[in-house]
A computed fold for a 469-nucleotide part of an RNA from an uncultured bacterium, annotated as small-subunit ribosomal RNA, 3' major domain. RNAcentral holds the full RNA, with entries from ENA and SILVA. The coordinates come from a structure-prediction model, not an experiment, and the mean pLDDT is 84.
Context: one part of a larger RNA
RNA sequence: UGACGGGGACCCGCACAAGCGGUGGAGCAUGUGGUUUAAUUCGAAGCAACGCGAAGAACCUUACCUGGGCUUGACAUCCCGAUGAAUGCAGGGCAAUGCCUGCAGCCCUACGGGGCAUUGGAGACAGGUGGUGCAUGGUUGUCGUCAGCUCGUGUCGUGAGAUGUUGGGUUAAGUCCCGCAACGAGCGCAACCCUUAUUUUUAGUAGCCAGCAGUAAGAUGGGGACUCUAGAGAGACUGCCGGGGACAACCCGGAGGAAGGCAGGGACGACGUCAAAUCAUCAUGCCCCUUAUGUCCAGGGCUACACACGUGCUACAAUGGCGUAAACAAAGGGAAGCAGGAGGGCGACCUUGAGCAAAUCCCAAAAAUAACGUCUCAGUUCGGAUUGCAGUCUGCAACUCGACUGCAUGAAGCCGGAAUCGCUAGUAAUCGCGGAUCAGAAUGCCGCGGUGAAUACGUUCCCGGGUCU
Repeated sequence: UGACGGGGACCCGCACAAGCGGUGGAGCAUGUGGUUUAAUUCGAAGCAACGCGAAGAACCUUACCUGGGCUUGACAUCCCGAUGAAUGCAGGGCAAUGCCUGCAGCCCUACGGGGCAUUGGAGACAGGUGGUGCAUGGUUGUCGUCAGCUCGUGUCGUGAGAUGUUGGGUUAAGUCCCGCAACGAGCGCAACCCUUAUUUUUAGUAGCCAGCAGUAAGAUGGGGACUCUAGAGAGACUGCCGGGGACAACCCGGAGGAAGGCAGGGACGACGUCAAAUCAUCAUGCCCCUUAUGUCCAGGGCUACACACGUGCUACAAUGGCGUAAACAAAGGGAAGCAGGAGGGCGACCUUGAGCAAAUCCCAAAAAUAACGUCUCAGUUCGGAUUGCAGUCUGCAACUCGACUGCAUGAAGCCGGAAUCGCUAGUAAUCGCGGAUCAGAAUGCCGCGGUGAAUACGUUCCCGGGUCU
């Protein structure tokens, strides 16, 4: 000077408390450990690994295993020779690639050749998801959106260092005010950026429809008022009033206002810490392999299963299940695509193909909710696992190992021990909708709106953090 203390003082945070809903028990999904295996590729490891890399493993992916091939190589540059191709089509052969055969099939030229491509050869080299994240760059997590971390000059101290940055108030904040051997400054805080909430104006189609005409229908004529869309502005600043306070900063209350004291949300992450993570995104030093640790292909594996843990989904029911017939979103996506309608099928879906590169057309039915009916507390008209049969779709191909449909089957489960998690408002809880990835394959992830609570006395205690001592 720091760090630490079951030392002290002050303060903060869903940290506790007050509440609401979960996890831990069940079935399933998914990740991990372990075990197994020819292989079950690799990484991630308290918080900060474990629905994580992976925004999607049937082949491919794929890095793993088994088997079969290749050796200047699947890919790049250079040299020499030969050929005219490359490529497409057809055939043979193999488990498949490699391989073999046939047909079609280049350009320029001063005719010497050149370009381009294939093939053969020689070596320089290629190649490596091989090792080291404790050799590194870059990127990222975390403390933590916590309020801190420093510098110049001056002053003090032999010096390490101190001061400033401490003190009195105040704030979300080293935020601001006052004081002070300090005076200033920088990185952070805040603001500047995006978005939501109000409004004015401009514009009025593909959006809208008050009045006029008109209809099955904003379909049409018409209109720009309204909604909406998207440009430009306005608006909030403790600006005004009262009280408190040191006449300060600021705090409390009020008015007006769509919004009030940081209005809500996002982007934004100081100096640094953890030899934190990543050599498997990429780049890269060194080491290692070079007829193999490279490369190609087929099949298998990553999907195994006594078990253990994490994260989720669905439930255990009447605030419910089922049936009938009605209503109200937002945000997105669409051309190798979204597909209306019509016809067929109980259905998944099939046939056909109107419209739409989309404020025009389509996906698209929003669902919880409201109304009516039924069930009457039971392992049930709860719950849906598992299994059988029959199918649909994608795809070269669903055996290992896809999703979905119909009929049948109808397991555990009657609210969960110790323990433990999230959340303070349009939040929790609950309800559906969309997207990325993607041929197909979400209970995951990322978004969107609908319905919409309870509680916070307080800071003694648990956890983490800040300032002074």